[in-house]
């Protein structure tokens, strides 16, 4: 340098945010399984579970060219037709010979005697094949088959008698082997190998076809090939809650055994071997190549297909053999099955089908031996269930296919609709075409094949070349023709995560769900439909693996506060180590070798029409060995240094440690004294002590225990800790130094040691304080908090415990990276210098503030939490648990070590925003103070609760419901209830039909309503006079009218409330990773986030104020209905009249206040005075910011959904809303003399009026009545204002106060005053004498007090509410306290926001586990009796063809020994299962009891330990800050 490869997230804790941290999804994959669906081919693939149990067949034979031989078939021949004999291109059984140890299964054991690279065998074997040498002479004696004769039911088997070999056996030769020994050389670390030689022992052999050429064997060497076989390293799973195993155990020495080495085996000898770099046990497990996954590193797995182990009903055994301790051989024990004559026997599918069983689950009792292979043969050929094939199953993988093009009225039908339409949707109908595949009928008897023989070729096998019988599959594949769209589309989703939405059910029911979560009447989340998205002959669901997940962090993780630094040090192993040099080459690096099988993956090229799949040929195989080099870096060995370490000298500070003396205050106690009533204690009391003299005082004397100022974010220790003063010993530190050693160092798994408190044992001591305990309180309770007492204990000596917030929640060491300030111990320099001081400066040791830099943040910042390096510790969601169990310390109390089931989707850390707070701090409201006046006590009105009832309609509910809706309930209102009635309706539309209809007047019933019925006969526009419309009304009919029926938690709109409280937000910077912050905070100052100053903020918006309206002065216009000064007329008298606009009034436009002056003040503004009607917002009124309350309100109205439809709808009569033991809550009117009567007089303002106001006049005592000038109003009315004032009268009384209540007699309204109107007079004369707790309003024309009008309305139950004026106060030191607010600060475990949250007993129900007398089962193990088959030793009882010197040698049965499978007996050991009871867990739900944390949680809270208690807690002790608040001390920082 090309080129190739090559990494995605997201949901979910939170009111939001970062962060930690888990859960959870999108993906690939699979020997799959279920569920719904299914049209084809090709290629693979299929018993994972019970190494359960097996019926049938079949799977290992084959050789006559080794051998006697001929049972059965052919064929000849004969025949007495029973057979006989012969033959080989045939052979049953036997003799023998290969082979059966291979192919084929299966994974149960096995954790290393297995695998798997890589060495080594100088310590071995190797049948068949190949090459190359030497042989293959001569004998021998048996035995099977056969034949007699027996035994058994079979299986099998005994005798007796013949026979053969390539079957035994001698003996013969030995080229050469093998044994021992001599010599010589070469190798080799070594033991010891090779070569070559010498002399001496031991061993061979078979024969068969034959075309006569030979071919097949044989025997004995040597090589080679492939195969074993031992052996060494290295790698290989979990557990340490397995830590010590280990007696053939390790060695040596002979032996003895093996193909071979060896404790493999024996004997004897000596005591060694292995282990923390995991020995021993346990548990699990076939390894590999590979195989999913994955960016990789890696995790996971080991089915098919290839290597390799290992099993063969279970265990032990040997045989035979080149090889086996043998899958379809053999003996023996077991356990199952089967057969029996019961006497005995037989068998082993984890081989291919196949059955049973178990299980979610895994196939045909198929065909060839045609091919490739294999075993035997010369050989043809025989067997092979190996293999080829083919079935069978969507298991998987890959292809095809289910048509293609046109088609618009956008058809019908579904399904939605806002009713217009959309939408399925060119989809289909219909036209025009194609012809895969499936189907049917042909062709090629294709191709896979080049057999063997034979020939040629090679030295030979192999190969390759000619020729050349055989075909399971094959009814195949490919090809051609026929027909005709015809036979072929499911599944899953559809709230985010994640493509894809509506309707209608349903009603927290039914169900859904991977995670968050959906469903409680409008569900895109549940079922169904329609659409829609996705795959697609498959989709989906479980279920297991990697992935995402850097969530175990090699690549790649963290530990102040989220989980995590060990309570400190000493220090072994071990890990890592200053500087120069020399050597070696262990690690490292680099060359080259040789491994790494083959398949698979990857690339290139090719063959099936493409693919999947298969051929070739490259790479690839990250890795072992070997072999030569390189020497920076690590190592190892030498030398040398001196900066690290330590040493020494001289100085120096210290509550460092330890014993042993001494002292003084304060406390108690004892004794005396002096006194003489209370002391003590607390919030506020009480138990306690005290006239037997206490408390106080003052003197003696006894006692423990702690040391005050000094003193300090000082000091010293490794940590815990260490404080009176002296002495003795003793331990580390700091500087200096010209001195010495010369890497001696750092950290440290295990290990050893020290380790507040409390707590233990012993034996002392015991003032004071003080767990437990007793008593007083406080309390609903108070097992507490306050108090009075107190014993452990606190102190001492020795010995245990070993654990705390043992904290800097921060491991040790080293090094390196700005500054600035302070304190503490030393060194040295300058200045000055009598000292004292002063300035810079270095080491060491401490405390603070900042850079840069980390950090989620908070913060850390040379004393690191910053960069780095070494080593140890220790995290890995939350609970469950630091528990169980086990092991180990400990006297104990408990401490280390330390799990799982099972539950949850979170637990957590920082830091935001607000709410809270029995925090804090500033501020302001009639909030409280200071005042006047009521409520709360009567009687009465009047709302509301409750009761009552038929009904007493409904709604309002703490402020902010209750004289509220209701600005009028006798009927009506009315919605409530009794009873009569109506049913397309009282009301709307619309069809069809009627009618000179409707309407209007009557009659009957009848309480009406309504249900019959009766008269009248008149109306509206055009008219061509025929009609015709329009309007009404009635019958008919179905779409529908109608609901004060529910939902104010489905809604509009409108309404209270916080609150006229000063808040509330945004746009742009700017800060912060971000929610966010800033502005908006601070100093001031306002009535106000007003406004000024300061300011990383500049500016804006909605509020506040202003703008509006009404009141107070004034000018100016106007000049009736109002006025009336002056002129003038008239009256008894009055603006009554001309007439006037000066006045007052009216009402239109204007002015008019703005801190403009003084003074303070930087300013804003404040204080004061002046002018001024009027001062600092003049007064009042409208206007209510973002937003809270699911606040009221479906009964004003509107309105979505459900509900009723001869009723929940209409209609009427009556009744009821007006009830009454009681409770509240608003108000009238009172208790009187600042007041009541009773005459007599002043002065107003705003409003109302035509179905109304209603004057003058008369009548009534009075409401009122007659009657109607006048008035749609500055003109007439209503209308008289009241308190006031003037003036009698009452004298403190239940009254000349007060008016309920009642009887009587009356007006008025109205269809109608009985229930249930209102007013009037006459009588009557109730409670009440200032009102407990407690509680309301008000800050100037206010409260008080007095009246007057109006709206609703016939009237009225109005003392209500809405308005008008007349008269008119008192107080405010202020802001400690109540109660609300507002701003900033704090603290928080809340956020539905404190009415919050949340902890523990106890009860219920459910889950899984701990212990447990015990009982059952599996494994181990040790001891011991037994003991089969068999090997090996042994022994000579019996038997013995081959050899023999005749004696025996072998050999064979028997018999005895050693080991030994099993089996039995006693004992441990570990692991499961089970259990009466019995512990504490976790999970549910509205249960009980409490109130323990979260704020100062109301007694700060937390760990430790102790001792108390239902419970959460409580209480001592010593500790910690993860504590608010004050106050002080100390530091920083700016000025």
């Nucleotide at each position: 340098u090309u080129g190739a490869u090559g990494g995605a997230g997201a949901a979910u804790u939170u009111g939001a945010u970062c962060c930690u941290g888990g859960u959870u999804c999108a993906g690939a994959a699979c020997g799959a399984a279920c569920g719904u669906u299914g049209g084809c081919g090709g290629c693979g693939u299929g018993g994972a579970u019970g190494a359960g149990g097996c019926a049938u067949g079949c799977a290992a034979g084959u050789c006559g060219a080794a051998c006697g031989g001929u049972a059965a078939g052919g064929c000849a021949c004969c025949u007495u037709c029973g057979g006989g004999u012969g033959u080989a291109c045939a052979c049953g059984a036997g003799u023998g010979g290969c082979g059966a140890a291979a192919g084929g299964g299966u994974g149960a054991g096995g954790a290393a005697u297995a695998g798997c690279u890589g060495g080594u065998u100088a310590a071995c074997c190797u049948a068949c094949c190949c090459u190359c040498g030497a042989g293959u002479g001569g004998g021998g004696g048996a035995u099977a088959a056969c034949c007699c004769c027996g035994g058994g039911a079979a299986a099998c088997u005994g005798g007796g008698g013949c026979u053969a070999a390539u079957a035994c056996c001698g003996c013969a030769u030995a080229a050469g082997a093998c044994c021992a020994c001599g010599g010589a050389a070469a190798g080799g670390c070594a033991u010891c190998u090779u070569u070559c030689u010498g002399a001496g022992g031991u061993c061979a052999a078979a024969g068969u076809c034959u075309u006569c050429g030979g071919a097949c064997g044989c025997u004995u060497g040597a090589g080679g090939a492939g195969g074993g076989g031992a052996u060494c390293a290295g790698c290989c799973c979990g557990u340490a809650u397995c830590a010590g195993c280990u007696a053939g155990u390790u060695g040596g020495u002979g032996a003895g055994g093996u193909a071979a080495c060896g404790g493999c085996u024996c004997a004897c000898c000596a005591a060694g071997g292995c282990a923390a770099c995991g020995a021993c046990g346990c548990g699990u497990a076939g390894c590999c190549g590979g195989c999913c996954u994955g960016a990789g590193a890696g995790g996971g797995u080991g089915g098919c297909u290839g290597g390799c182990c290992a099993c063969a009903c279970u265990g032990g055994g040997a045989c035979u053999g080149a090889g086996a301790c043998a899958c379809u051989g053999c003996c023996c024990a077991g356990a199952c099955u089967c057969c029996u004559a019961c006497g005995g026997g037989a068998g082993g599918c984890u081989g291919c089908a196949g059955u049973c069983g178990a299980g979610a689950a895994u196939c045909a009792u198929u065909g060839u031996c045609a091919a490739u292979g294999a075993g035997c043969g010369c050989a043809a050929g025989c067997u092979u269930g190996a293999a080829c094939g083919u079935g069978c199953g969507a298991c998987g993988c890959c292809g095809c296919g289910u048509g293609u093009g046109g088609g618009a009225u956008g058809a019908a039908g579904g399904c939605c609709u806002u009713c217009g339409g959309g939408u399925u949707g060119u989809a289909a109908a219909c036209c025009a075409c194609u012809g895969u595949c499936a189907g049917g009928a042909g062709c090629u008897a294709a191709c896979a094949a080049u057999a063997a023989g034979c020939g040629u070729g090679u030295a030979a096998c192999c190969c390759a070349c000619g020729u050349g019988a055989u075909g399971a599959g094959u009814u195949a594949a490919a090809c051609u023709c026929c027909a005709g769209a015809g036979g072929a589309a499911g599944u899953g989703a559809c709230a985010g995560c994640u493509a894809a939405c509506u309707a209608c059910g349903u009603g927290c029911c039914a169900g859904c769900a991977g995670c968050u979560g959906c469903g409680g009447u409008a569900a895109u989340a549940c079922g169904u439909a329609g659409g829609u998205c996705g795959c697609a002959a498959a989709c989906g669901u479980u279920g297991u693996u990697c992935g995402g997940a850097u969530u175990u962090a090699c690549u790649g993780g963290g530990c102040u506060u989220a989980a995590a630094g060990g309570g400190c040090g000493c220090g072994u192993a071990g890990g890592c180590g200053g500087u120069u040099u020399c050597g070696c080459a262990a690690g490292u690096c680099a060359a080259g070798g040789u491994u790494g099988a083959a398949a698979u993956c990857c690339g290139g090229c090719g063959g099936c029409u493409c693919a999947c799949c298969c051929g070739u040929c490259g790479a690839a195989g990250u890795g072992g060995c070997c072999u030569c080099g390189a020497u920076a870096c690590u190592g190892c060995g030498g030398a040398a240094c001196u900066a690290g370490a330590a040493u020494c000298a001289u100085g120096g500070a210290g509550g460092g440690g330890u014993g042993c003396g001494c002292g003084g205050a304060a406390c108690u106690u004892g004794u005396g004294g002096u006194g003489g009533a209370g002391c003590g204690g607390u919030g506020a009391a009480a138990u306690g002590c005290u006239c037997a003299g206490a408390u106080a005082u003052c003197a003696c004397a006894g006692g423990g225990a702690a040391c005050a100022c000094c003193g300090g974010a000082g000091g010293c220790g490794a940590a815990g800790g260490c404080g009176g003063c002296g002495c003795a010993c003793u331990g580390g530190c700091c500087a200096u130094g010209u001195a010495u050693u010369g890497a001696c160092g750092c950290u440290g798994a295990g290990g050893c040691g020290c380790g507040a408190a409390a707590g233990c044992g012993u034996g002392g001591g015991g003032a004071g304080c003080g767990a437990a305990c007793g008593g007083g309180a406080u309390u609903a309770g108070a097992u507490a908090c306050c108090c009075c007492g107190g014993u452990a204990g606190u102190c001492c000596a020795c010995g245990c415990c070993g654990u705390a917030a043992a904290c800097g929640a921060u491991g040790u060491g080293c090094a390196c990276u700005a500054g600035g300030g302070a304190g503490a111990g030393g060194g040295a320099g300058g200045c000055a210098c009598c000292u004292a001081g002063c300035c810079a400066u270095u080491c060491u040791c401490u405390c603070c503030c900042c850079a840069a830099g980390g950090g989620a943040a908070a913060c850390c910042g040379a004393u690191a939490a910053g960069u780095g390096c070494a080593c140890c510790g220790c995290c890995u969601g939350g609970g469950g648990a630091g528990u169980a169990u086990g092991c180990u310390c400990g006297c104990a109390a408990g401490g280390g070590u330390a799990a799982a089931a099972c539950u949850c989707a979170a637990a957590g850390g920082a830091a935001u925003u607000g709410a809270c707070g029995g925090g804090g701090g500033c501020u302001c409201a009639c909030a409280c103070a200071a005042g006047c006046g009521g409520u709360g006590g009567a009687g009465c009105a009047u709302g509301u609760g409750g009761u009552u009832u038929a009904a007493u309609u409904c709604g309002a509910a703490g402020c902010a419901a209750c004289g509220c809706g209701a600005a009028g309930a006798a009927c009506c209102u009315u919605a409530c209830c009794a009873g009569g009635c109506c049913u397309a309706g009282a009301c709307a539309u619309c069809a069809g039909g009627a009618u000179g209809u409707a309407a209007c007047u009557g009659c009957g019933u009848g309480a009406a309503a309504g249900c019959g019925u009766a008269g009248c006969c008149a109306a509206c526009c055009c008219u061509u006079c025929g009609g015709g419309g329009a309007a009404a009304u009635c019958c008919u009919g179905u779409g529908c009218a109608g609901g004060u029926g529910u939902u104010g938690c489905a809604u509009g709109g409108c309404u209270g409330u916080c609150g006229u409280c000063a808040g509330c937000u945004c746009g742009u910077g700017u800060c912060g990773u971000g929610a966010g912050a800033u502005g908006u905070c601070g100093g001031g100052u306002u009535a106000a986030g007003u406004c000024c100053c300061a300011u990383a903020a500049c500016g804006a918006g909605c509020g506040a104020a202003a703008c509006c309206c009404c009141u107070a002065c004034u000018g100016u216009c106007a000049g009736u209905u109002g006025c009336c000064a002056g002129c003038g007329c008239g009256u008894a008298a009055u603006g009554g009249c001309g007439g006037g606009g000066a006045c007052u009034c009216u009402g239109g436009c204007g002015g008019g206040a703005c801190u403009g002056c003084c003074u303070c003040g930087u300013a804003a503004g404040a204080c004061g005075g002046a002018g001024g009607a009027a001062g600092g917002u003049g007064g009042g009124g409208a206007c209510g910011a973002c937003g809270u309350c699911a606040a009221g309100u479906c009964a004003u109205c509107a309105u979505g959904g459900c509900c009723c439809u001869u009723a929940u709808g209409g209609c009427c009569u009556g009744g009821g809303c007006u009830a009454c033991a009681c409770a509240c809550g608003u108000g009238c009117u009172a208790c009187a003399a600042u007041g009541c009567g009773c005459c007599g007089u002043a002065c107003a303002a705003a409003g109302g009026g035509a179905u109304c106001c209603g004057a003058u006049a008369c009548c009534g005592c009075g409401a009122g009545g007659u009657g109607g000038g006048g008035g749609a109003a500055a003109u007439c009315u209503c209308a008289g204002a009241a308190a006031g004032c003037g003036g009698c009268g009452c004298c403190c009384a239940g009254u000349u106060c007060g008016g309920a209540u009642u009887g009587g007699a009356g007006u008025c309204u109205g269809c109608a005053a009985c229930u249930c109107g209102a007013c009037u007079c006459c009588a009557u004369g109730a409670a009440g004498u200032u009102g407990g707790a407690a509680u309301c309003g008000c800050u100037a024309g206010u409260a008080a007090u007095c009246g007057c009008g109006g709206g609703u309305c016939a009237g009225c139950c109005a003392u209500a509410c809405c308005g008008c004026g007349g008269u008119g106060a008192a107080u405010a030191u202020g802001u400690u306290c109540c109660u609300g607010a507002g701003c900033c600060u704090u603290g928080u475990a809340c956020a539905c926001a404190c009415c919050g949250c949340c902890c523990g007993u106890c009860a219920a129900g459910c889950c899984a586990u701990g212990g447990a007398a015990g009982c059952c089962g599996g494994u181990u193990c040790u001891a011991u009796c037994u003991a089969a088959a068999g090997u090996c030793g042994u022994u000579a009882g019996c038997c013995u063809a081959a050899c023999u010197u005749c004696g025996g040698a072998g050999g064979g049965c028997g018999g005895c020994g050693c080991c030994u499978a099993g089996g039995g007996u006693a004992g441990u050991g570990u692991c499961g299962g089970u259990g009466a009871c019995u512990g504490g867990g976790g999970c549910u739900a509205a249960g009980u009891c409490g109130u323990a944390a979260c704020a100062a949680g109301g007694u700060a809270g937390c760990a430790g330990u102790a001792g108390g208690g239902g419970a959460a807690c409580c209480u001592g002790c010593g500790g910690c800050u993860g504590g608010a608040u004050c106050a002080c001390c100390u530091c920083c920082u700016u000025u």
Small-subunit ribosomal RNA from a Planctomycetota bacterium, 1535 nucleotides, folded computationally. NCBI's taxonomy places the organism under Bacteria, Pseudomonadati, Planctomycetota. The prediction has a mean pLDDT of 83. The sequence is in RNAcentral, with records from ENA and SILVA. Rfam family: Bacterial small subunit ribosomal RNA. Gene Ontology terms of the family: ribosome and structural constituent of ribosome.